This is a predicted structure of a 106-nucleotide RNA (c-di-GMP-I riboswitch aptamer) from a Fimbriimonadaceae bacterium.
[in-house]
């Protein structure tokens, strides 16, 4: 040094909850306790994905207008649903890459 593997030893991280804080949001930090799990569940947004938040085609609501009329057409201010590309974010415990590292075996 490479490969593998988590059985033993000694350890580790900590879904999620409970409390607090930060953020328009996804998420994010703290601290006690539990521990779902994890061989990198250590770090990194490079590729993919999934999610927020502008944006956003329509889509209904919708004061009134039009028309003899009519379940028709046109429609404001505001609200709801929102397909879609793109910007900016977030996730490393979503997949891949990339890096570092304890043990033990070959």
């Nucleotide at each position: 040094g490479a490969c593998a593997g988590a059985a033993a030893a000694g350890g580790g991280c900590a879904c999620g909850g409970u409390a607090g804080g930060g953020g328009c949001g996804a998420c994010c930090c703290u601290a006690a306790c539990c521990a779902c799990g994890c061989a990198a569940a250590g770090c990194c947004a490079c590729g993919g994905g999934u999610c927020u938040c502008g944006c956003g085609a329509g889509u209904u609501u919708g004061a009134g207008a039009g028309a003899a009329a009519a379940g028709c057409u046109c429609g404001a201010a505001a609200g709801a649903c929102g397909a879609g590309a793109u910007g900016a974010g977030a996730u490393a415990g979503c997949c891949g890459g990339g890096u570092u590292c304890c043990c033990u075996g070959u």

The sequence was found by an Rfam model in a public genome assembly. The model forms 94% of the base pairs in the Rfam consensus. Its Rfam family is "c-di-GMP-I riboswitch aptamer". From the family's description: GEMM was predicted in a large-scale screen for bacterial structured RNA regulatory elements. NCBI's taxonomy places the organism under Bacteria, Bacillati, Armatimonadota, Fimbriimonadales, Fimbriimonadaceae.